Small-subunit ribosomal RNA from a metagenome, 1457 nucleotides, folded computationally. The sequence is in RNAcentral, with records from SILVA.
[in-house]
RNA sequence: AGAGUUUGAUCCUGGCUCAGGAUGAACGCUGGCGGCGUGCUUAAUACAUGUAAGUCGGACGGUGCGUUAGCAAUAGCGCAUAGUGGCGAACGGGUGAGUAACGCGUAGGUGACCUGCCCCAAAAUGGAGGAUAACAGGACGAAAGUCUUGCUAAUACUGCGUAAUCUUUAUCUAGUUAGAGAGGAUAAAGGAAAGCCGGAAGGCGUUUUGGGAGGGGCCUGCGACCCAUCAGCUAGUUGGUAGGGUAAAAGCCUACCAAGGCAACGACGGGUAGGGGGCCUGAGAGGGUGAUCCCCCACACUGGCACUGAAACACGGGCCAGACACCUACGGGUGGCAGCAGUAGGGAAUAUUGCACAAUGGGCGAAAGCCUGAUGCAGCAACGCCGCGUGCACGAUGAAGGCCUUCGGGUCGUAAAGUGCUUUUCUGUAGGAAGAGAGAGGACUGUACUGCAGGAAUAAGGAUCGGCUAACUACGUGCCAGCAGCCGCGGUAACACGUAGGAUCCGAGCGUUAUCCGAAUUCACUGGGCGUAAAGCGCUUGCAGGCGGCAAGGUAAGUUGGAUGUAAAAUCUUCUGGCUCAACUGGGAGAUGCCGUUCAAGACUGCCUGGCUAGAGGGCGAUAGAGGGAGGUGGAAUUCCCGGUGUAGUGGUGAAAUGCGUAGAUAUCGGGAGGAACACCAGAGGCGAAAGCGGCCUCCUGGACCGCACCUGACGCUGAGGUGCGAAAGCGUGGGUAGCAAACAGGAUUAGAUACCCUGGUAGUCCACGCCGUAAACGAUGUCAACUGGGUGUCGCUGGUUUUACACUAUCGGUGCCGAAGCAAACGCGUUAAGUUGACCGCCUGGGGACUACGGCCGCAAGGCUAAAACUCAAAGGAAUUGACGGGGGCCCGCACAAGCAGCGGAGCGUGUGGUUUAAUUCGAUGCGACACGAAGAACCUUACCCAGGUUUGACAUGAUUGUAGUAGUGAACCGAAAGGGGAACGAGCCUUCGGGCAGCAAUCACAGGUGUUGCAUGGCUGUCGUCAGCUCGUGUCGUGAGAUGUUGGGUUAAGUCCCGCAACGAGCGCAACCCCUGUUGCCAGUUACAUGUGUCUGGCGAGACUGCCGGUAUCAAGCCGGAGGAAGGUGGGGACGACGUCAAGUCAGCAUGACCUUUAUAUCUGGGGCUACACACACGCUACAAUGGUCGGUACAAUGCGUUGCCAAGCCGCGAGGCGGAGCUAAUCGCAUCAAAAUCGGCCUCAGUUCGGAUAGGAGGCUGCAACCCGCCUCCUUGAAGUCGGAGUUGCUAGUAAACGCCGGUCAGCUAUACGGCGUUGAAUACGUUCCCGGGCCUUGUACACACCGCCCGUCACGUCAUGGGAGCUGGUAACACCUGAAGUCGGUGUGCUAACCGCAAGGAGGCAGCUGCCGAGAGUGGGACUGGUGACUGGGACGAAGUCGUAACAAGGUA
Repeated sequence: AGAGUUUGAUCCUGGCUCAGGAUGAACGCUGGCGGCGUGCUUAAUACAUGUAAGUCGGACGGUGCGUUAGCAAUAGCGCAUAGUGGCGAACGGGUGAGUAACGCGUAGGUGACCUGCCCCAAAAUGGAGGAUAACAGGACGAAAGUCUUGCUAAUACUGCGUAAUCUUUAUCUAGUUAGAGAGGAUAAAGGAAAGCCGGAAGGCGUUUUGGGAGGGGCCUGCGACCCAUCAGCUAGUUGGUAGGGUAAAAGCCUACCAAGGCAACGACGGGUAGGGGGCCUGAGAGGGUGAUCCCCCACACUGGCACUGAAACACGGGCCAGACACCUACGGGUGGCAGCAGUAGGGAAUAUUGCACAAUGGGCGAAAGCCUGAUGCAGCAACGCCGCGUGCACGAUGAAGGCCUUCGGGUCGUAAAGUGCUUUUCUGUAGGAAGAGAGAGGACUGUACUGCAGGAAUAAGGAUCGGCUAACUACGUGCCAGCAGCCGCGGUAACACGUAGGAUCCGAGCGUUAUCCGAAUUCACUGGGCGUAAAGCGCUUGCAGGCGGCAAGGUAAGUUGGAUGUAAAAUCUUCUGGCUCAACUGGGAGAUGCCGUUCAAGACUGCCUGGCUAGAGGGCGAUAGAGGGAGGUGGAAUUCCCGGUGUAGUGGUGAAAUGCGUAGAUAUCGGGAGGAACACCAGAGGCGAAAGCGGCCUCCUGGACCGCACCUGACGCUGAGGUGCGAAAGCGUGGGUAGCAAACAGGAUUAGAUACCCUGGUAGUCCACGCCGUAAACGAUGUCAACUGGGUGUCGCUGGUUUUACACUAUCGGUGCCGAAGCAAACGCGUUAAGUUGACCGCCUGGGGACUACGGCCGCAAGGCUAAAACUCAAAGGAAUUGACGGGGGCCCGCACAAGCAGCGGAGCGUGUGGUUUAAUUCGAUGCGACACGAAGAACCUUACCCAGGUUUGACAUGAUUGUAGUAGUGAACCGAAAGGGGAACGAGCCUUCGGGCAGCAAUCACAGGUGUUGCAUGGCUGUCGUCAGCUCGUGUCGUGAGAUGUUGGGUUAAGUCCCGCAACGAGCGCAACCCCUGUUGCCAGUUACAUGUGUCUGGCGAGACUGCCGGUAUCAAGCCGGAGGAAGGUGGGGACGACGUCAAGUCAGCAUGACCUUUAUAUCUGGGGCUACACACACGCUACAAUGGUCGGUACAAUGCGUUGCCAAGCCGCGAGGCGGAGCUAAUCGCAUCAAAAUCGGCCUCAGUUCGGAUAGGAGGCUGCAACCCGCCUCCUUGAAGUCGGAGUUGCUAGUAAACGCCGGUCAGCUAUACGGCGUUGAAUACGUUCCCGGGCCUUGUACACACCGCCCGUCACGUCAUGGGAGCUGGUAACACCUGAAGUCGGUGUGCUAACCGCAAGGAGGCAGCUGCCGAGAGUGGGACUGGUGACUGGGACGAAGUCGUAACAAGGUA
């Protein structure tokens, strides 16, 4: 520091995700040791049990025990103690519920205050009195406890005396301070005390006062959460006066008076939350957090209240109320772990009912000492951080074994074994601290540590391995099981699942989950944006606010600097010490900013003062204009009405129909009515803030511009809220209505047509008044100001110049276009900025949900403004690129259409396919580009299929081992359908060192075999676009880039063929040419050809054609047109040859081949059957339907080929197929083959189902072959079917072509060949042309397509799941309010009862207690509302889901932009 993910690719925008660090963690697997830390984050839920606050006998009276003295009473001493009394219990410890607050932090104030114990100082401590616990007696109660009578002490309580510089009041005084009540003086009044110990000295106490230290109370400035869908809040409220109250200021409380106070700088309300030091993260700024430690606050079962006290409204005190729990004799009582342990519960989850007061600290005490779950330690937990170890060295036949393998090997791997060594750790054993400042005293602890002995001994796992991201193979699985942080893997070859081997990363841990920061400049202060990606309010005006021209003086708020205070400690950084190191810990130093005080500076900003004129405004003089409002007025046109002329249609459309018209339309002429809009002028023009504004005239009225430089003197800019204006549609009331026209009706179109088209037609459109307040209200561009090259139009003034209609020039203001720099993702913008800056406002933060819900405001309504969440996706998007596509455009080509010829589609037959059938009808090919295709030939074989019967190392190959000697081979009987079994008999070979070996055969083991699967694992080959003219590269250039350029353009060509031009210049694969055949010709050679001269023919080598020549045309280029010559003329004709690529095209059955499957079978052999089936459908053909013909007879002319298991002559036989025959020929020699048929010459047939046609069928023969039944071909005789030229549609062909005619060949025993491949014979017609159909090429345009239009994609409906709104209601919670009731308790009233101290001789009084009572008051009750949850029949939309249904809305002109 970045990376992955939107696309075919690119750049950008933008979200999601990952790598890092962290944790009081939890979970999974694993686990050796030690040190230091940490450990209920949830139920502030409920708590059994023990314990956490006592102490003092040197304050007091007793009591008990012991002891001394004493006979005893008694006294002393010691120990212990319930009670009175004192101090403590307000600390320490816990928790975070509440609290958004002066609660906390920080800086101050207190002249408005308090302070026990402690320290310093001063003074005092005199003299009296009355009670009461304990105790004893009695009484009640289950208990807790209580009542009563009597006795008694004090450092308990109460008077009296004395006392100041104490307190209060009054008067006077001085001045300080930011402000003030401080201080000083005088007078009056008031108010203290306690003793104990000691032999004493003295000590400890007590009282008053002043001071200190430390602690606290109160007040103030500033700082720190979310929601404005909380906008107004407030009655003790704000202030005053008086009184009360407190330690103390104050509405803190009460009465009266006034009507204030707070709030957009966010009051009030709601939600959430203890705050800080700090901690985590980050480069920082920030963001998050508030465990442990420290400070502060709050709380102690819930709520209220006071008492005591220096301090509490009190965790282990009290009273009351409530909930809960426990005890109970039912009458009544008791309790409060958010102290330490512990229990239950909750939860993913958090420890021992331990030891000790030895240390530190605290309480009490004179002290000894006691108490102390504070604390020190130990226990449990890998919860965290840190440290150590699980050994070290040598050791290669690279062992065995595992895994992989191309079978060679590789790897685990020096790893192991083995040899040597060491002992941290471990075990045993011996010793043994410090922690303890004079002595004793150690919970931890026989701990840390040390010595010795033993023995490699006691000690390694976890995650990951497709990319991000370090690390790869095999097997299993087969969209299953599963993985996954994102992208995504898995459908038979998974580096992504599971397992194994190996590897990588960490390591006593490793992963996962959760959460926070970072990455994220993704809320942007540092540090972002708003034309099209999300984002400029529709436009004005303007309060608050923000910002503000030139020059000067003053001031010092901001600002800057210095000094100083503070910012607790811990933490952090750094230096340096201590534990063996480290973690941990001691000491020193540092620590921005913020806050306070003070001094200084005076630039800039602010404030004050008086000025200036460049901003702004005004004045004067001119100008242009659809600027606005009102009132008039004009002509053209449509429609309607009246009248005339006139007759059958009109109107409308793609075509029609509805409609109108013989009751007279349309058309045409004249007259009239009414409403709405204003042609030409008219323009990229003008005006207005925008919306918007268009005949002409008049009135009223707003703004702008130009000139002059006369006036004011910063008066300005922007503008949250507010206010006004605001197209169309819509709404209300009343008018108006010619045309147009939602809705609606009808006619068409259509599968449908609730549309597009047509005929009608009502709201509305118009006017007046009032609402609405929205638009793609757009320049998708807020307003204002300044600055930054130009060119060219146009509108409005002005100046200069000019012979003044013009033109030129300068400047100002508007409005357009093109463009420099610059900007921008690109497109583009570019003085009218989207450039460079400033001021202010508005707005954005992934897509969907959602221009939505709820709430609020506005509206008559429709609706508008404001505006979420759950849930869901990994994208959504912008610009540009290359393609593809378009019912977009342009140019061009092709038997593509057109023009023609012959066909197919109808018939019969042949063949192939589908389908059906079958035991099997083997398999493949299946739009063009499968279907006379693989198959250049299925009776058996072929053959792969079916049935049946056999064989199992096999029909075939290689190797190993063993065996075999009458072996290999031949193979008779016999069984069998054959295969096969069987085995008489016959009977070999090569080498030899004579032992034997090779070959053969047999057995066994390895293995063979497979037309079994996968053409979507493959090679090779092939088809197709397409013989279409294209497809690319190097270098350069342009672009951020994908890419572009070149290859586009102008011509031309069959052609990316060539020429010209050009930021391109060249090149490659294609085109063309080179090759073959053919057409002309020369030369040479020539057998078996032909012939005897050439020549023909065969073979070879050459020539010839190149737009070369002429004319025209052209950019005088390429070329095109015409002509000459020539056998041939513009690639002469034909063939071979098929660019980059496309179709997961075809083929595993031609061959090869990976993987899988099979192995007495999916292999192999044999016999028979099937591939030849047959209601049908399609494809390719043949033969025909006839006279351009058929038939009979005569006559004529080819070429290519093939032949020795072959072609077969002559001759003879047969009507014929054929037979006999055997010459010749290994073929320019002989044969097929006199080579041919159409043709031609004659005869007959005469338009008919025929002398056409030949299917079908019967009979008789021939040939091949082991065999023609299923299932061959041929011949002869007989038979004589359909068919009379073929619907929609469709095929081929542009010249030696189509068409017609025959011949040959391959395969092959034979043949189903009418197929296929060749050969020659005869030999046409037509092409105006490119509008249309199909296919293709180039350029361009649009695109939401890229699997690329057979694309993409929208909405309803149906089904399932999920979250959510409404909802008759139902049911909770929270905080208030009103009324009623009202505990405890303080305060007040009262003086009924009781009453020790004081007063009084007494009566009595003062005071106190109790009682009663008033205000307040927690809580309870009642009530109506507010806010906020849960639930709810039904209902609304939304999201997602597999191939569901209906249509086709959008993307191309998306077929109606």

Its Rfam family is "Bacterial small subunit ribosomal RNA".